The prediction has a mean pLDDT of 77. A computed fold for a 171-nucleotide RNA from a soil metagenome, annotated as Lysine riboswitch aptamer.
[in-house]
C1' cells in the first nucleotide's frame, strides 16, 4: 500500500403506508365590539387594501394544509456520517432591493458509537435535530496487576490512558 471486515439502541437515503403534532390554527360565513390605519422574518419601498368600517378583539357555525418529525418498509452502508468555518453555484420568500433563512459543491477543522443529564441553539412544538459539560454502556487497541498454565503464547477479571489518520484478517 492493496484486499476483505468488525462494532450495535450502528449511520444515511427514501417511503406512495400508518401515526403524533401543526390545530380547533389558517380560512370561509355570521353576529357584537372598536375607529384609522393595515398588508412578506426583518429594513427601504412601489403598488393594493381601509369612514360601503379595514387591520385589530370576542363569540358561534364549518373547518383545512404545507414545511419540521416518529414507525414500518425499501436501498445503500461501517468517516458509516453528522457539524462548524470559509470561498463558489443555483434557486424560493419581495413589485422591487438590501439583510436574514433554505439547498448544491470544494477546501479545511472537530467528533470510535450509543443513552441519559445539564445549560445553549434551531423550530410551533420537552416532535425533532444540534452544540457545551458530566455520567454511564459499548466496540478496539496499548500498557500495568491478578487468575489459569512449568514458562511463553493465549485467554479471562480489574485498573489506566489512546483514537476511527484508529483495529482486526491475508497479500
Nucleotide at each position: 500500500g492493496a484486499u476483505a471486515g468488525a462494532g450495535g439502541c450502528g449511520c444515511g437515503a427514501u417511503u406512495c403506508g400508518c401515526c403524533a403534532g401543526g390545530a380547533g390554527u389558517c380560512c370561509u360565513u355570521c353576529g357584537a365590539g372598536g375607529g384609522a390605519g393595515g398588508u412578506u422574518g426583518c429594513c427601504u419601498g412601489a403598488a393594493c387594501c381601509g369612514g360601503u368600517g379595514a387591520u385589530c378583539u370576542c363569540g358561534a357555525a364549518g373547518a383545512a394544509a404545507a414545511g419540521g418529525g416518529g414507525c414500518u418498509g425499501u436501498c445503500g452502508c461501517c468517516g458509516a456520517a453528522a457539524u462548524c468555518u470559509u470561498g463558489c453555484c443555483g434557486a424560493c420568500c419581495u413589485a422591487a432591493g438590501g439583510c436574514g433563512g433554505u439547498g448544491g459543491c470544494a477546501a479545511g477543522g472537530u467528533u470510535g458509537g450509543u443513552u441519559g443529564a445539564u445549560g445553549g441553539g434551531a423550530a410551533a412544538a420537552c416532535a425533532u435535530c444540534u452544540c457545551u459539560u458530566c455520567a454511564a454502556c459499548u466496540g478496539u487497541c496499548a500498557c500495568c496487576u491478578g487468575g489459569c498454565u512449568g514458562a511463553a503464547a493465549g485467554u479471562c477479571a480489574g485498573g489506566u490512558g489512546g483514537a476511527g489518520c484508529g483495529c482486526u484478517a491475508u497479500c

The RNAcentral record of the sequence draws on MGnify.